This is a predicted structure of a 72-nucleotide RNA (transfer RNA) from an uncultured Candidatus Peregrinibacteria bacterium. Its Rfam family is "tRNA". It was read from a public genome assembly. The prediction has a mean pLDDT of 80.
[in-house]
Formats: sequence, structure tokens, C1' cells
RNA sequence: UGCCCGGUCGCCAAGUGGUAAGGCAACGGACUUUGAAUCCGUCAUUCGUUGGUUCGAUCCCAACCCGGGCAG
Repeated sequence: UGCCCGGUCGCCAAGUGGUAAGGCAACGGACUUUGAAUCCGUCAUUCGUUGGUUCGAUCCCAACCCGGGCAG
């Protein structure tokens, strides 16, 4: 320098055009003498950044940033 893969809640991770599942953690509650366990509830107007396309973008396009791989 080129090419490929990835970047989504504190962590892991699904979704790939119609405004984001699940698990763990956290917080509130039930239960308990207290705690643990269990059960119920809450928890991402934003999906690396900035533009563009579209009625509508996490999803498509471009550039850039970060991580990994391959080639030189």
C1' cells in the first nucleotide's frame, strides 16, 4: 500500500430496508431472620464517525477511524 472480515446496551451476541431478540451483569420488587438461589419488572430516539440514496437506513452507497487476517 492493496484485498478480505469485523465494529450493535457495562460484557457476550442476533438482526441486514419499515425505528433492535436473547444471555450475563446492574437496578427495583416478591420470597427469606439476613444472604444466596428462585420468580416478576426495568434496562440501546441509537447500532464506529461523517455524508449520500430512500417516504423510511443498524441494514444500500462513499470516504474516513479503530481491531483482526492475507498479500507485497